Molecule: transfer RNA
Organism: Trichonephila inaurata madagascariensis
RNA sequence: GUCCCUGUAGUGCAAUGGCUAGCACGCUGGACUUCUAAUUCAAAGGUCAUGGGCUCGAAUCCCACCUGGGAUG
Numbered sequence: 001g002u003c004c005c006u007g008u009a010g011u012g013c014a015a016u017g018g019c020u021a022g023c024a025c026g027c028u029g030g031a032c033u034u035c036u037a038a039u040u041c042a043a044a045g046g047u048c049a050u051g052g053g054c055u056c057g058a059a060u061c062c063c064a065c066c067u068g069g070g071a072u073g
Base pairs, nucleotide, nucleotide: 001072002071003070004069005068007066010025011024012023013022018056028042029041030040031039050064051063052062053061
């Protein structure tokens, strides 16, 4: 240089173009417990990497760009 993959909550990951973007762990608060742990209930937390386009409607499709990883020479 060329090609492929990846990017979504604090972490790890889901999500047929169409409901308010979910799950686990974690964090916070409550219950339980003599206390802690465990268990249980609830709540908070999202620029869907960035910019543009297609569409009635985009995390999803297209283009550009960036990050990380891989293949090739």